[in-house]
RNA sequence: GACCCCGUAGCUCAGCGGAUAGAGCGUCGCGCUCCGGACGCGAAGGUCGGUGGUUCGAGUCCACUCGGGGUCG
Numbered sequence: 001g002a003c004c005c006c007g008u009a010g011c012u013c014a015g016c017g018g019a020u021a022g023a024g025c026g027u028c029g030c031g032c033u034c035c036g037g038a039c040g041c042g043a044a045g046g047u048c049g050g051u052g053g054u055u056c057g058a059g060u061c062c063a064c065u066c067g068g069g070g071u072c073g
Base pairs, nucleotide, nucleotide: 001072002071003070004069005068006067007066010025011024012023013022018056027043028042029041030040031039049065050064051063052062053061
């Protein structure tokens, strides 16, 4: 330098162009308990790496760019 893959909650990851973007773990609250753990119930937490474009509508498609990984030279 060319090409490929990944980037979504604190962590690990889902998410045929159409509902208010979800799950597990973690965190917080309540219940239970002598206390804690486990278990049960509930809650907070995201403007989907960034910018622009396509579209009635974009996490999803396109371009550029940033970060990480890889193949080739």
Predicted 3D model of a 73-nucleotide RNA (transfer RNA) from a Chloroflexota bacterium.
It matches the Rfam family "tRNA". It is annotated as a transfer RNA.